Predicted 3D model of an 89-nucleotide RNA (Glycine riboswitch aptamer) from Halobacillus faecis. Taxonomically the source falls in Halobacillus (Bacteria, Bacillati, Bacilli, Bacillaceae). It matches the Rfam family "Glycine riboswitch aptamer". Rfam links the family to the GO term glycine biosynthetic process. Of the family's consensus pairs, 91% are formed in the model.
RNA sequence: AUGACUGUAGAGGGAGAGACCACCACGUGGCGCCGAAGGAGCAAGCAUUCAUUUGUGAAUCUCUCAGGCAAAAAGACCUCUAUAGGACG
Numbered sequence: 001a002u003g004a005c006u007g008u009a010g011a012g013g014g015a016g017a018g019a020c021c022a023c024c025a026c027g028u029g030g031c032g033c034c035g036a037a038g039g040a041g042c043a044a045g046c047a048u049u050c051a052u053u054u055g056u057g058a059a060u061c062u063c064u065c066a067g068g069c070a071a072a073a074a075g076a077c078c079u080c081u082a083u084a085g086g087a088c089g
Base pairs, nucleotide, nucleotide: 003088005085006084007083008082009081010080011079012078013077018031020030021029022028023027032069033068034067038065039063040062041061045056046055047054
């Protein structure tokens, strides 16, 4: 002093799956599906133990609790801007 990186806000891009059926009607229920809000689970490794015994351990992987399945809204992630931190670059 902000390069890496992180948080917040704004802007842009942003996939998937029934415009299904029913009803007491912009919601509810039923059946069928989707994974990229969120949530949950696990490998190798590391530490530990007499003992894979125990702990830790990631995701766009898996599960679908939640959410979603015309449009709208939402949307992981990417880019840019502003701002708050911050030399770990």